The prediction has a mean pLDDT of 86. This is a predicted structure of a 341-nucleotide part of an RNA (large-subunit ribosomal RNA, domain IV) from a soil metagenome. The full RNA is in RNAcentral, with records from MGnify.

[in-house]
Context: one part of a larger RNA
RNA sequence: UCGUAGCCAAGGAACUCGGCAAAUCAGAUCCGUAACUUCGGGAGAAGGAUUCCCCGGCCCCUCGCGGGGUCGGGGCGCAGUGACCCGGUCCAAUCGACUGUUUACCAAAAACACAGGCCUCUGCCAAGGCGCAAGCCGACGUAUAGGGGCUGACACCUGCCCGGUGCCGGAAGGUCAAGGAAGGGGGUUAAUCGGCUUCGGCCGGUGAAGCUCUCAACUGAAGCCCCGGUAAACGGCGGCCGUAACUAUAACGGUCCUAAGGUAGCGAAAUUCCUUGUCGGGUAAAUUCCGACCCGCACGAAUGGCGUAACGACUUGGGCGCUGUCUCAACGAGAGAUCCG
Numbered sequence: 001u002c003g004u005a006g007c008c009a010a011g012g013a014a015c016u017c018g019g020c021a022a023a024u025c026a027g028a029u030c031c032g033u034a035a036c037u038u039c040g041g042g043a044g045a046a047g048g049a050u051u052c053c054c055c056g057g058c059c060c061c062u063c064g065c066g067g068g069g070u071c072g073g074g075g076c077g078c079a080g081u082g083a084c085c086c087g088g089u090c091c092a093a094u095c096g097a098c099u100g101u102u103u104a105c106c107a108a109a110a111a112c113a114c115a116g117g118c119c120u121c122u123g124c125c126a127a128g129g130c131g132c133a134a135g136c137c138g139a140c141g142u143a144u145a146g147g148g149g150c151u152g153a154c155a156c157c158u159g160c161c162c163g164g165u166g167c168c169g170g171a172a173g174g175u176c177a178a179g180g181a182a183g184g185g186g187g188u189u190a191a192u193c194g195g196c197u198u199c200g201g202c203c204g205g206u207g208a209a210g211c212u213c214u215c216a217a218c219u220g221a222a223g224c225c226c227c228g229g230u231a232a233a234c235g236g237c238g239g240c241c242g243u244a245a246c247u248a249u250a251a252c253g254g255u256c257c258u259a260a261g262g263u264a265g266c267g268a269a270a271u272u273c274c275u276u277g278u279c280g281g282g283u284a285a286a287u288u289c290c291g292a293c294c295c296g297c298a299c300g301a302a303u304g305g306c307g308u309a310a311c312g313a314c315u316u317g318g319g320c321g322c323u324g325u326c327u328c329a330a331c332g333a334g335a336g337a338u339c340c341g
Base pairs, nucleotide, nucleotide: 001335002334006331010327011326014325019322027051028050029049030048031047036041038153052075053074054073055072056071057070058069059068060067061066076080088320089319090318091317092316093315095312096311100112101111116151117150118149119148120147121146122145128137129136130135154307156305157304159237160236161235164234165233166230167229168228169227170226173225174224175223179219180218183215184214185213186212187211188210191206192205193204194203195202196201238256239255240254241253242252265299266296277293278292279291280290281289
C1' cells in the first nucleotide's frame, strides 16, 4: 500500500440501469402442502416438528456379523445435518410448448432444431444430389417410401380476394426459330447475234447447264398471347357524405373506387407516433408493472391467430426472508513495497 478470507452496533435495498455482488436457505425422518392442470404434474410447493451422547426394555429384518423402529430414564453445550458437504422462496406477466442446438475467442437467446400440421414433387434406370465421365448417394429403400418448401407440442381455430406474379391444366385461334421450300433476282459463261479485225482474236447484246450470292409465298415445335384452375403459392384484404325527439354516437342510407375491401380472436401490445393515452389495482409517492377501455399513426389468422399445464443460467414487475449493496464506515487473517539486520 492492497485488503479478495473473515467479522460488524442500529437500520435492512434507503444501493443500483438492475439485489450486480454477498447473505439467507441447505442433509435426513415425520407432519403438512394452494391456484391451476394435458390428471402425469404443480411438489422438496408453501409452512412446521425432530435431529447429539449414556443406561435399560420391547418389536421387525438377518444363519450370523449387523441394520431398522419404538418406549422409559439420565447427561452436556449458545448451538446436536454442531466442521466439511449441503435448494432461498412465493406471486403476476412476455416469449418459446417441452429435453436438446448455436456465434471455438464479447451474444445461449424470444434465434436454430424439435415431434405434430399442411402443400408439393417422385411409379423406380424415381424425383433430387455429387461427378468431365465411369460411377456413386438416394436405397440393397418403393408413395405408411424418398426429395423440396412453409408452419412448429396440445386445445379452439385458420375468414374474403385468382385482377397482377408464380405454378398446374387446355389446346381452337394469334405470334413464332432453325430447318424445309414453290417461285424470283444478281454474278460467272459454253453457245449465239451484231460490229471491228493485222484472221490470232477483240468489243458489245442475248444467254443454257453448272457453280455461286441473294429475296422469298408456303410449311414449321415449345414458349408467349389466349382460356380455365390454384392463396397452409408470392401476395392483397378501401374512401367520402348524411342520418335517431338534449347532446353525443350511428344499428340505417347515399355515393365513388376495387380482384376483394380485415371475419374470429387479440389490441397503447417484443407492434401505439401523439403518449407518462384514459380508468382501475399495487406504492406515502410508480414514464415501469398488472387488469380494463379501443381513434389498431402502422395486430390479425400455418411470413399462422388466440389460449395453454409443464419446462427456462431467458425478459419484465412485485412480495417474504436475508444481508456491508447502501446510510457509512470500522476491524481484520493474509499478500506486497520500503527500511534495518